[in-house]
RNA sequence: UCCGUGCUCCGGGGUCGGUGAAAUCCCGAACCGGCGGUGAAAGUCCGCGAACCAUCGCUUGAUGCUCCGCAUCAACGCUGGGACCGAACCUGAGGAUCAGGUCGGCCGUUGGCAGCGAUGGCCGAGCCGGUGAAAUUCCGGCGCCGACGGUCAAAGUCCGGAUGAGAGGUAGCACGUU
Numbered sequence: 001u002c003c004g005u006g007c008u009c010c011g012g013g014g015u016c017g018g019u020g021a022a023a024u025c026c027c028g029a030a031c032c033g034g035c036g037g038u039g040a041a042a043g044u045c046c047g048c049g050a051a052c053c054a055u056c057g058c059u060u061g062a063u064g065c066u067c068c069g070c071a072u073c074a075a076c077g078c079u080g081g082g083a084c085c086g087a088a089c090c091u092g093a094g095g096a097u098c099a100g101g102u103c104g105g106c107c108g109u110u111g112g113c114a115g116c117g118a119u120g121g122c123c124g125a126g127c128c129g130g131u132g133a134a135a136u137u138c139c140g141g142c143g144c145c146g147a148c149g150g151u152c153a154a155a156g157u158c159c160g161g162a163u164g165a166g167a168g169g170u171a172g173c174a175c176g177u178u
Stems, first nucleotide, its partner, number of pairs: 003176006009169002015029004030157002032146002034048004043144002052121007059075007077113005082107001084105003089101005126142005148160003
């Protein structure tokens, strides 16, 4: 110093006024802009991410070994069914007991939900002029866009899922390697 692996850390911003019984939701004005890329700096170009939907798949973790994998141990949400075990109770037959119901236990046996993963779907909005070798990115002008659920009244800005997830990060550490 290149690359790889593992771990840790970081990883989204933004309000005043008016009307009204009631609005940070309406009206007026204002404000905000995740990540990677790019001949040059981007909410609007090319992609990615969160939410939502569909399909498919799936026990998880630790340890050990002969490391495809196997073994042991621990953990393993909600719910329907089923297998097995128990015998208290009920019903019937029967008198050896059996069958059904109920109750309790137990099982990765099965369906659904949840969770996780993969793939797919859905997923907004910019032009003109200037400078320049190069800019839909800079400068000037005028525009436009913003998931879902909630709410005394309709939300990019309030509350919530979210103390979550996450694109990613020349942020740090360890090991290996060029």
Molecule: FMN riboswitch aptamer (RFN element)